[in-house]
This is a predicted structure of a 73-nucleotide RNA (transfer RNA) from a Minisyncoccales bacterium. Its mean pLDDT, the model's own confidence on a scale to 100, is 81. The sequence is in RNAcentral, with records from ENA. It matches the Rfam family "tRNA".
RNA sequence: GCGCCCGUAGCUCAGAGGAUAGAGCGCAAAACUGCGGAUUUUGAGGUCGAAGGUUCGAAUCCUUCCGGGCGCA
Numbered sequence: 001g002c003g004c005c006c007g008u009a010g011c012u013c014a015g016a017g018g019a020u021a022g023a024g025c026g027c028a029a030a031a032c033u034g035c036g037g038a039u040u041u042u043g044a045g046g047u048c049g050a051a052g053g054u055u056c057g058a059a060u061c062c063u064u065c066c067g068g069g070c071g072c073a
Stems, first nucleotide, its partner, number of pairs: 001072007010025004018056001027043005049065005
């Protein structure tokens, strides 16, 4: 330099055109307990990597860029 893949919550990931964007773990509170742990319930936490485009509507499709990985040279 060329090609391919990935980027969504603190972490691991789902979601592949329409709904208030979700799960597990983690975190906080409450219940329980002599205190913890475990368990149960509730809650907080996201400009979906950035900018533009298509569309009535974009996390999702297209373009460019940024970051990471793999292959070729």